[in-house]
Context: one part of a larger RNA
RNA sequence: UUGGGCGUAAAGCGUACCGAUCGGUGGUUUACAAAGUCAGAAGUGAAAUCUUCAAGCUCAACUUGAAGACUGUCUUUUGAUACUUGUAAGCUUGAGGGGCAAAGAGGAAGCUGGAACAAGCGGUGUAGUAGUGAAAUGCGUUGAUAUCGCUUGGAACACCAAUAGCGAAGGCAGGCUUCUGGGUGCCACCUGACACUGCUAGGACGAAAGCGUGGGGAGCGAAUGGGAUUAGAUACCCCAGUAGUCCACGCUGUAAACGAUGCGCAUUAGGCGCUAGCGAGUAUCGACCCUCGUUAGUGCCCUAGCUAACGCGAUAAAUGCGCCGCCUGGGGAGUACGGCCGCAAGGCUAAAACUC
Numbered sequence: 001u002u003g004g005g006c007g008u009a010a011a012g013c014g015u016a017c018c019g020a021u022c023g024g025u026g027g028u029u030u031a032c033a034a035a036g037u038c039a040g041a042a043g044u045g046a047a048a049u050c051u052u053c054a055a056g057c058u059c060a061a062c063u064u065g066a067a068g069a070c071u072g073u074c075u076u077u078u079g080a081u082a083c084u085u086g087u088a089a090g091c092u093u094g095a096g097g098g099g100c101a102a103a104g105a106g107g108a109a110g111c112u113g114g115a116a117c118a119a120g121c122g123g124u125g126u127a128g129u130a131g132u133g134a135a136a137u138g139c140g141u142u143g144a145u146a147u148c149g150c151u152u153g154g155a156a157c158a159c160c161a162a163u164a165g166c167g168a169a170g171g172c173a174g175g176c177u178u179c180u181g182g183g184u185g186c187c188a189c190c191u192g193a194c195a196c197u198g199c200u201a202g203g204a205c206g207a208a209a210g211c212g213u214g215g216g217g218a219g220c221g222a223a224u225g226g227g228a229u230u231a232g233a234u235a236c237c238c239c240a241g242u243a244g245u246c247c248a249c250g251c252u253g254u255a256a257a258c259g260a261u262g263c264g265c266a267u268u269a270g271g272c273g274c275u276a277g278c279g280a281g282u283a284u285c286g287a288c289c290c291u292c293g294u295u296a297g298u299g300c301c302c303u304a305g306c307u308a309a310c311g312c313g314a315u316a317a318a319u320g321c322g323c324c325g326c327c328u329g330g331g332g333a334g335u336a337c338g339g340c341c342g343c344a345a346g347g348c349u350a351a352a353a354c355u356c
Base pairs, nucleotide, nucleotide: 004327005326006325007310008309012324014205015204017203018202023197024196025195027091028090029089030088031087032086033085035084036083037080038079039078040077041076042075043074050068051067052066053065054064055063056062094194095191096190097189098187099186100185101184106180107179108178109177110176111175112174113157117153118152119151120150121149122148123147124146128139129138165172166171210251211250212249213248214247215246219245220244224240225239226238227237262323263322264321265320266319267318270301271300272299273298274297275296276295277294278293279292280291281290305312306311329356330355331354338349339348340347341346
């Protein structure tokens, strides 16, 4: 390479949002063309080699002769037109748009609320308090802890709350307002294949920690100091506590970024929920409720099937198709070197010797 794979054995890029260009794939009808495709004919397909037969060296290897083969590719030509393709004209189921409707912690900005906490001031009040397995460091007669009132401050939003919802992912939760993205249902009004996937170049987003500048700083709290524990204790426990955590702008670009499961389409038993719609029935003055059906999403259990097993099982890891990414024994190593990116930390790409 072929082949085989990628939930957990090696293997799905963090997302797949935008995307020039180059690709791969492509619903349905008719006509034409005849590039692919198929058939016939002609040519080409050197010799050697190969196969068969025969002959020659005593045999064989070897050599010679004849025939075949040279499956293939190519050229010319005559046809075929199912499929692919191309051209033209259509279609509506895919896709997109429109109308109506419901839901949502989807995003951004602004305004705002209460509880708790901390500090300050004042009142009451007196000797402890805090902490632990036990203690001590600590705080406290300059009046703590406790309790009441007022003021200030920052961060996070109890209950609702869910196995719920939204988002491409990261992620998103007090309340209100403004701006704004996406999906869903119903109608079947419009366009008429406009679709799927997606490398590379490029752009976008991307938890936490970290970095830069300027703010902010209640609580928590790497580092650090102290007290314990211990043989030691650079820890676990306790008392403090800086960076950080918060905000604005800019960078970083990584995570067990996980469903450890790429995206799209189709097909394949059921049962039980939840969420948002729609339809029918029942009921009603009309609704809600209830029952049944159905679409989209989200869960649980399981049939066939799959799987090494565990398990998956219409949200597939079943059955197929299209496209992409990735894997190829362990270590060395996600390292070195080089290149690109970054303020740095470092990131991306990515070996070999050697060794088992």